Two RNAs folded together computationally: RNase P RNA and transfer RNA, 448 nucleotides in total. Rfam match: Bacterial RNase P class A. Model confidence (mean pLDDT): 77 of 100.
RNA sequence: CAAGCAGGCUGGGUGGUCGCCGUUUUAGAGGAGAUGAUCCUCUGAGAGGGAGGAAAGUCCGGGCUCCAUCGGGCAGGGUGCUGGGUAACGCCCAGGAGGGGCAACCCUACGGAAAGUGCCACAGAAACUAUACCGGCCGCCUGAGGCGACCAAGGGUGAAAUGGUGAGGUAAGAGCUCACCAGCGGCUGGGUGACCAGUCGGCUGGGCAAACCCCACCCGGAGCAAGACCAAAUAGGAGGACGCUGAGGACGCCCGACCGAUGUCCUCGGGUUGGUUGCUUGACCCUGACGGUAACGUUAGGGCUAGAUAGAUGGCCACCGGUUCGCCUUAGGCGAACUACAGGACCCGGCUUAUAGGCCUGCUUGGUCC
RNA sequence: GUCCCGGUGGUGUAGCCUGGCCUAACAUACCACACUGUCAAUGUGGAGAUCGGGGGUUCGAAUCCCCUCCGGGCGCCA
Numbered sequence: 001c002a003a004g005c006a007g008g009c010u011g012g013g014u015g016g017u018c019g020c021c022g023u024u025u026u027a028g029a030g031g032a033g034a035u036g037a038u039c040c041u042c043u044g045a046g047a048g049g050g051a052g053g054a055a056a057g058u059c060c061g062g063g064c065u066c067c068a069u070c071g072g073g074c075a076g077g078g079u080g081c082u083g084g085g086u087a088a089c090g091c092c093c094a095g096g097a098g099g100g101g102c103a104a105c106c107c108u109a110c111g112g113a114a115a116g117u118g119c120c121a122c123a124g125a126a127a128c129u130a131u132a133c134c135g136g137c138c139g140c141c142u143g144a145g146g147c148g149a150c151c152a153a154g155g156g157u158g159a160a161a162u163g164g165u166g167a168g169g170u171a172a173g174a175g176c177u178c179a180c181c182a183g184c185g186g187c188u189g190g191g192u193g194a195c196c197a198g199u200c201g202g203c204u205g206g207g208c209a210a211a212c213c214c215c216a217c218c219c220g221g222a223g224c225a226a227g228a229c230c231a232a233a234u235a236g237g238a239g240g241a242c243g244c245u246g247a248g249g250a251c252g253c254c255c256g257a258c259c260g261a262u263g264u265c266c267u268c269g270g271g272u273u274g275g276u277u278g279c280u281u282g283a284c285c286c287u288g289a290c291g292g293u294a295a296c297g298u299u300a301g302g303g304c305u306a307g308a309u310a311g312a313u314g315g316c317c318a319c320c321g322g323u324u325c326g327c328c329u330u331a332g333g334c335g336a337a338c339u340a341c342a343g344g345a346c347c348c349g350g351c352u353u354a355u356a357g358g359c360c361u362g363c364u365u366g367g368u369c370c
Numbered sequence: 371g372u373c374c375c376g377g378u379g380g381u382g383u384a385g386c387c388u389g390g391c392c393u394a395a396c397a398u399a400c401c402a403c404a405c406u407g408u409c410a411a412u413g414u415g416g417a418g419a420u421c422g423g424g425g426g427u428u429c430g431a432a433u434c435c436c437c438u439c440c441g442g443g444c445g446c447c448a
Base pairs, nucleotide, nucleotide: 001366002365003364004363005362006361007360008359009358010357012320013319014318015317016316017315018314020050021049023047024046025045026044027043028042029041030040031039032038052341056352057351059350060349061348062347063346064223065222066221067220069257070256071255072254073253074252076219077218078217079216080215081095082094083093084092085091096110097108098107099106100105111214112213116212117211118208119207120206133155134154135151136150138148139147140146141145163181164180165179166178167177168176184201185200186199187198188197189196190195227277228276229275230274237268238267239266240265241264242263248259249258273448284303285302286301287300288299289298290297291296321339322338323337324336325335326334327333328332371447373443374442375441376440377439380398381397382396383395390429400416401415402414403413404412422438423437424436425435426434
């Protein structure tokens, strides 16, 4: 220098002007209250604050709230190598195995197919209770050939064909025997474990579980339009089912406990559709120390950073940036275009997806120079 | 905000659950020819979709799984 790998950061700035939403101070006006304290409404002025790395998709997990409460079983759903982290997870970290890359490094829905059921189209003898089309070899019969027996090496079919390579062996062959490799099982050693290493054994039992299923573990339901309060509203309505011998209850079903009464459930109809609260101090952010390989945890100090309610951050102008292109005589100057993805709605932890451009760190391979 | 459903020729649907005979079927619309004096109807023949997009599982995907885009239920729920 080129190509690449991994990780992280940023994602326009300054000024003017016209506006928007909260907070707070103050002035004026009005109102409530007792002409008080205080509170409320409107208007003006000042101060200070005002979207993101994904606020998104709503794909997972939790907090919070209600269903009065607890337990068991079935069904249903989810996850799926091992160990750890965490409030929890389908997330993260570390490790194992398999695969890809020269390498840095990356990817993996990665439990079980000797528990059972099912499927494997077409082709093919045969797709798994089995079997032989071509072929090889032996015997018999008259010649092409036929019959009987043996074989599963070679050919052929297919996505997949009954371990692979070599040697021995044989009529021809074959794990029939042997060596190595792969797989399975036992033992020994190491590791918390996935698993690894060694050794022995007999030679084997195809694939699909993102097919049903089996195994292990997890899961009650609903959601801030949850929930609480105030105001307003009115026929505190009508019909039906059932009920202290138990209706109903946690919103798939069953059971047990428990609660339980002018009560519970279902259907139909009508009214109000305003405000306060929940609401933002939180598994929060920054810096340091310690423990841990790491994710992360513990601790000390510091910080406060939107709360709107159909939804506030905006519009215009000027200048400076950045990128690309064109022109001019190099340095450079001038002009034009572009400057992303996108915006809270109870709050967090993740994942996934979108994103103009820019910056930093470490590493790998190759080339060149000293 | 929450939950659910759908996307297959021009149009409306089936096939998906249980993967293969799907190179995808039906109706209607379209084109050509025949019939008719002409049109319609009818008959015969034909063209038209690689299943919203991408990736994966499998020998094999419209169908199974994941991600994503668009549309609808819908101001329905309190």